A computed fold for a 351-nucleotide part of an RNA from an uncultured Candidatus Babelota bacterium, annotated as small-subunit ribosomal RNA, central domain. The full RNA is in RNAcentral, with records from Greengenes. Its mean pLDDT, the model's own confidence on a scale to 100, is 88.

Context: one part of a larger RNA
Formats: sequence, C1' cells, structure tokens
RNA sequence: CUGGGCGUAAAGAGCGUGAAGGCGGUCUGCUAAGUUAGAUGUUAAAUACCACGGCAUAACUGUGGCGAUGCAUCUGAAACUGGUGGACUAGAGCACAAGAGAGAGAAGUGGAAUUCCCGGAGUAGCGGUAAAAUGCGUAGAUCUCGGGAGGAACACCGGUGGCGAAGGCGGCUUCUUGGCUUGUGGCUGACGCUAAAGCGCGAAAGCGUGGGGAGCAAACAGGAUUAGAUACCCUGGUAGUCCACGCUGUAAACGAUGAUCACUGGAUGUGGGCACUGCGAAGCAGGGUCUGUGUCGAAGCUAACGCGUUAAGUGAUCCGCCUGGGAAGUACGGUCGCAAGAUUAAAACUC
Repeated sequence: CUGGGCGUAAAGAGCGUGAAGGCGGUCUGCUAAGUUAGAUGUUAAAUACCACGGCAUAACUGUGGCGAUGCAUCUGAAACUGGUGGACUAGAGCACAAGAGAGAGAAGUGGAAUUCCCGGAGUAGCGGUAAAAUGCGUAGAUCUCGGGAGGAACACCGGUGGCGAAGGCGGCUUCUUGGCUUGUGGCUGACGCUAAAGCGCGAAAGCGUGGGGAGCAAACAGGAUUAGAUACCCUGGUAGUCCACGCUGUAAACGAUGAUCACUGGAUGUGGGCACUGCGAAGCAGGGUCUGUGUCGAAGCUAACGCGUUAAGUGAUCCGCCUGGGAAGUACGGUCGCAAGAUUAAAACUC
C1' cells in the first nucleotide's frame, strides 16, 4: 500500500455556510463516451510451452507452431452509468392558514439583596474559626430605623421543560429579526445530498484603546496550621469579572458518538401541533397521527461496559481522521497574531 477501523483501546474537524469534486428519484425517445460481442492489425528477436530434427545421450541447439495482456481501427448490442430531448411528483423548495419557544440584536424599565455615604436611636463589643489571631470598633462599630448613591446578577415560576448549527440563551416591556412545527396538497418540477479550498460564528481566560467598578477575586500582604506550608482555613486586596469597539481562535468546544437518506418488535413518561370519539363538557378521559425530548427493553451489534426507531442494528453516498509506546502535538520551516501564542508538522535516538 492493501486491509481493518474511529462511544470508552490510536482515530469524528468546536460549529455552520460553501464554489470545485464525488454521489444522486420515477417514466420515455435519441445517442453510443463508459460498458459489452465479433473481426483485423500490432504487442521485435531471444526466453517459456508444444511438435519434429542436429551433435552417440543430456546440457546445448535448429525449424515450425501456440499464446496471454495492452493498444488502435472497423462492424454490431443498448440493460446499466453518462450525454441530450420530453414528461411526472413520492425527494427538495414555495404559497396559504395556524402554533410554541431563556433563538439573536437594540432601547427602555422593575424589585429583592450586598457595599458605601448621610441622618436618627443605641452601647461595648463586632467579625472570624475546629480553635484562634490578623482585621473593624468609645474619633461610637456590630445590631436597628429613615433617606441617598452605584454596580452587577435576575429568587419563586423552573421542569432529564423550551430554543439555537455549535459556543450558548432565563426579571419585565417595546422595536427590528433568524429558524422550527402542524394543517391544506394550491404552485415549481430533481431545483437534491455531501463537501477538500475559501468565508463566517465560536465558552472561559488573555491582549489593545476608552469607560465603569457594588460584590467576588488570580497576583500580593498579613494571621493561623505545620517539621516546613511559597497551600488547604481566616482578614484584607489589585488585575480581572461589567460596557463599547478591535484582536485572540482555543476547551473534558463531550453524546468523548461527522452529515444526509432508507429499513428493522414493543413498553412507559414528558414538550408542541392536527383531526376525531366518549362524558356529568369554560373541562376531563381515550385511542389515532406528525414533530421534539427522556427512561426501559425484542432482534441484532459489541472485547466487555453497554447501544438498541434520537442505534453503537441493517444498508447507501460524501467528507474528516487513525496505523505500537516515548521523544512530541515538540524542533525546524511556512501561515496567522500587538503579544501570549495558535495552526500546519517531522527526525535522530530509545523501549
């Protein structure tokens, strides 16, 4: 390489979009590139194989014959693939009518709580811990009442509930806006699937500029603990956390499970629809159907664990990735970045 694989052994890219490429529904006409049948030519000689012959035999050797495979040309075939023309509606999309939702962006706004400031009242402690101490407090703290400032987060509802491609999204209102589901079967008529490259999105931390700063809190300081304690515990506390704009581009970015399509027993919760049936009918119950999301399990699969119509079952298409451990996700080089670093990615050597 082939092959075999990728939930946990090495292996699914964090996610989307996407030109090329690969693959692609039903019926039918034409075509004949792929495909297929036959013929012709060629595929040097030697070698190999077969027959006959020459050296006494063999080795060796002469003559004749037989191909295989590939390529080219010609004549046919037309099922399949391709090309081209026509048609279809089951894929896909559109329309119309309904529906649910923390989907996104912007603006406004509300209450509780923490902290701080001011005022009243009040007196010796408060705080913290396993116990303490540092710390705060007679310059009046803690506690309590009233007023004010400011920032951040939204208790209950709240739910293996919902939405989103993923990251993620939760007070309330308004505006702008994306997607999804159901019903009708009205319209288009294969317009589809996947997706190297490219482009976009992408938690937290981090970076740049300017704001903001209540609480929390890397670093740092102090108090404890300890043999030590550069920790765990305590008292403080700066970046940061928040906002705007720009960068970074990584995570156990996880379902550790790529996307799409089809098929293959059930049971039981729950979210959103649709049309029914029954009843004691503002509702309740029942089965049916479509679409999500869970649990348990037939067959089957799996090394086992487990998966099991939301497959890790049975098949199809396309992409990504793996190929003993370490060295190493490192060095060098390239690309990107302000930097931190990211990405692409070896070898010697060693077991």